This is a predicted structure of a 264-nucleotide part of an RNA (large-subunit ribosomal RNA, domain VI) from an anaerobic digester metagenome.
Rfam family: Bacterial large subunit ribosomal RNA. Rfam links the family to the GO terms ribosome and structural constituent of ribosome.
The full RNA is in RNAcentral, with records from SILVA.
The prediction has a mean pLDDT of 88.
Context: one part of a larger RNA
RNA sequence: CGCAGGAAAUUUGAGAGGAGCUGUCCUUAGUACGAGAGGACCGGGAUGGACACACCACUGGUGAACCAGUUGUUCUGCCAAGAGCAUAGCUGGGUAGCUAAGUGUGGCAGGGAUAAGUGCUGAAGGCAUCUAAGCACGAAGCCCCCCUCAAGAUAAGAUUUCCCACCUUAAAAAGGUUAAGACCCCAGAAAGACCAUCUGGUUGAUAGGCCUAAAGUGUAAGUGCAGCAAUGUACUAAGCUGAUAGGUACUAAUAGGUCGAGGG
Numbered sequence: 001c002g003c004a005g006g007a008a009a010u011u012u013g014a015g016a017g018g019a020g021c022u023g024u025c026c027u028u029a030g031u032a033c034g035a036g037a038g039g040a041c042c043g044g045g046a047u048g049g050a051c052a053c054a055c056c057a058c059u060g061g062u063g064a065a066c067c068a069g070u071u072g073u074u075c076u077g078c079c080a081a082g083a084g085c086a087u088a089g090c091u092g093g094g095u096a097g098c099u100a101a102g103u104g105u106g107g108c109a110g111g112g113a114u115a116a117g118u119g120c121u122g123a124a125g126g127c128a129u130c131u132a133a134g135c136a137c138g139a140a141g142c143c144c145c146c147c148u149c150a151a152g153a154u155a156a157g158a159u160u161u162c163c164c165a166c167c168u169u170a171a172a173a174a175g176g177u178u179a180a181g182a183c184c185c186c187a188g189a190a191a192g193a194c195c196a197u198c199u200g201g202u203u204g205a206u207a208g209g210c211c212u213a214a215a216g217u218g219u220a221a222g223u224g225c226a227g228c229a230a231u232g233u234a235c236u237a238a239g240c241u242g243a244u245a246g247g248u249a250c251u252a253a254u255a256g257g258u259c260g261a262g263g264g
Stems, first nucleotide, its partner, number of pairs: 001152001005163007015149004021049007033038001051106005059100004066093005071086006110144003117137004164263001166176003181259004185201005206252003209248005215241003222235005
């Protein structure tokens, strides 16, 4: 821009893409078969491998703004307590998120038309013949079925709901103000290079803060007590705590602007 008014939702599916794998064991059954050795078809069940998709409850990894321990050194006047630097100084843990080695799911089943092949009926050709007319089976393959995208499918589809029939102009075209609605703008994240998408914008829990939890670390500082001291111990499962959950308008989403039908 188009889809013959303007919008917001929900959809159909022409078409396109994906998937399509397979082992072992048990049973049927030591049955059919076979002198024996051996040893099934058909059918039923269980459990794996590889692959694919999803997820983070579990097991782990990571987790440079979380916690603790610790070495050297400089500084905060000193002690104590801390801060900076030393690969993130080193070390031990670790929330969210992201992840696999973790755990869920999938291939099933079914239908249609067939290939090789197997047949029925049956002439030409009194017989025979699956074929010439006709009819029936038959594959991991083909078309559906399953998953995803999809009406720019210009053949532009369908349904539901909302908005109205304004002003200027003699009329049309053109223009203007609006409606439903949308955007700008702003707070953001389940999204993200930007854009987009999504959640919100005071009739508000969108982000931050605060509170309460969860979770992590592992008993802070300070004081008392014991000990010559290192240190231990009580207050104290303490103190601190990024991303998590709930609550709470304290802070910021204020205010405002633009576009948007009049129906061949």